The part of an RNA shown here (large-subunit ribosomal RNA, domain V) has 584 nucleotides and comes from a metagenome. The coordinates come from a structure-prediction model, not an experiment, and the mean pLDDT is 84. It matches the Rfam family "Bacterial large subunit ribosomal RNA".

Context: one part of a larger RNA
RNA sequence: CCCGCAGCUAGACGGAAAGACCCCGUGAACCUUAACUGUAGGAUAGUAUUGGGCUUAGGCCCAGCAUGCGUAGAGUAGCUGGGAGACUAUAAAGUCGGACUCUCGGGUCCGGCGAAGUCAACGAUGAAACACCAGCCUUGUUGUGCUUGAGUUCUAACCCCGUCCCGUGAAUCCGGGCGGUGGACAGUGCUAUCUGGGCAGUUUGACUGGGGCGGUCUCCUCCCAAAAGGUAACGGAGGAGUUCAAAGGUACCCUCAGCCCGGUUGGCAAUCGGGCAAAGAGCGUAAACGUAGAAGGGUGCUUGACUGCGAGACCGAUAGGUCGAGCAGGGACGAAAGUCGGAGUUAGUGAUCCGGCGGUGCUGGAUGGAAAGACCGUCGCUCAACAGAUAAAAGGUACUCCGGGGAUAACAGGCUUAUCUCCUCUGAGCGUUCAUAGCGGCGAGGAGGUUUGGCACCUCGAUGUCGGCUCAUCGCAUCCUGGGGGUGGAGAAGCUCCCAAGGGUUUGGCUGUUCGCCAAUGAAAGCGGUACGUGAGCUGGGUUCAGACCGUCGUGAGACAGGUCGGUCCCUAUCUGCUGUGGG
Repeated sequence: CCCGCAGCUAGACGGAAAGACCCCGUGAACCUUAACUGUAGGAUAGUAUUGGGCUUAGGCCCAGCAUGCGUAGAGUAGCUGGGAGACUAUAAAGUCGGACUCUCGGGUCCGGCGAAGUCAACGAUGAAACACCAGCCUUGUUGUGCUUGAGUUCUAACCCCGUCCCGUGAAUCCGGGCGGUGGACAGUGCUAUCUGGGCAGUUUGACUGGGGCGGUCUCCUCCCAAAAGGUAACGGAGGAGUUCAAAGGUACCCUCAGCCCGGUUGGCAAUCGGGCAAAGAGCGUAAACGUAGAAGGGUGCUUGACUGCGAGACCGAUAGGUCGAGCAGGGACGAAAGUCGGAGUUAGUGAUCCGGCGGUGCUGGAUGGAAAGACCGUCGCUCAACAGAUAAAAGGUACUCCGGGGAUAACAGGCUUAUCUCCUCUGAGCGUUCAUAGCGGCGAGGAGGUUUGGCACCUCGAUGUCGGCUCAUCGCAUCCUGGGGGUGGAGAAGCUCCCAAGGGUUUGGCUGUUCGCCAAUGAAAGCGGUACGUGAGCUGGGUUCAGACCGUCGUGAGACAGGUCGGUCCCUAUCUGCUGUGGG
């Protein structure tokens, strides 16, 4: 050096299983509910099957009878018309009793006695006589009829029962008969309203230094923005979802804030006078830009906050947004020239569909109309997730599933080093005195890569995760042992610094613990790296599936870096590596 054999498992990000965690999908499935929309079922009502009486309450028509009180006025005058007489022996006035009504004064009716009168035009009143007749009104009552509701009753539908009879010869079946109970109810059909996770179909947004929680989502102004325009971030600051009939148009006039001086109450600051003052004021509302040679402050007259257009441009992927001279009509203001199609400018917003209103008179399904549509104008969206999926929608999954992702989290690694550990510089101060024996404020500069993080770069067709056991190996910022300097080192014991990694660095109690506390030793009981070394070496107590309990949260399904009991750890070693051994 080559080839074996027996072993060990550190590596081949070993094998196995298109990761179950996490995220994504306008994926799925189950489950929940006060998500949405339905629906079985339920309740109630109407109607059909479904008929007859009686009572009662209400409504209507008709008929009879009654009823009607402001004031003035003999007085309880309903309205209108006719009307000069009407009623009475078919019993008037009066009186007694009863009923009804009542504005308490009377009115109406019935019966008894009674016996021949009673009332009307007059005068007062808006209106004249219940003298008489006719038609009506209000309210009440009686009766017939119709109708509505309620109650009650009947029996013949319908339901049920019979140890009865028959078809029938067996039948607790079916049908009929007879008898009985219930009874127009119940039951059933249809229609309507309510209820309805019992069941069904679905929805339950996106951005995001993983996701969730929080925040945001449209428009305007400034910075970022790198002197055209444009330009991102969960970058830094603010605003809008309007307002104004004048705060619009036009003609004419005026000039601010602040400061100084003076002046009654009056003061730092009110109103008044003089001066300085280019703008620091004001311009409805944020900011920027603009602006007194007005866009600011006033006064007069007004409605151009017009109709029909529009050459030509700007911004924008589109949609759309913006500017606009000029022409016609008919106007406002101005002597006129002219200016005026809202506001100093830039926010104050919503496509399409569907529907409403006004107009035009374009189409009008054989024709004429109409309906309906079209066209012009206008209205209805916090469609605010603001280019708006539907008119209409929330949750759970640890019982879970599928497709994907290292496009994206948890472990480990990597980068970084804020944080962390260690060191250095400076030296305010402490140290009786004295910055530096020992300490060291405020600051400055580093090293390391053991903490917590940041980033999301390999790995999601899998890189097994805490602790223990076993076996280690390395660093030195050294715990012991060794050598030295300083000391606020008398000695001893210490403190501090320098060199040094050869060797060593314990056993128990509690806890799953690492850690820590405690106990006992010891020279000492070091700190770290090694995928927080080591699960194809072991364990499986913890964490982190399915079961269950408690607390808390939730209406609930369920949830909880809350607790608790329980809970399958596979691999016969091909290669590299290592140990032992053999042959050439």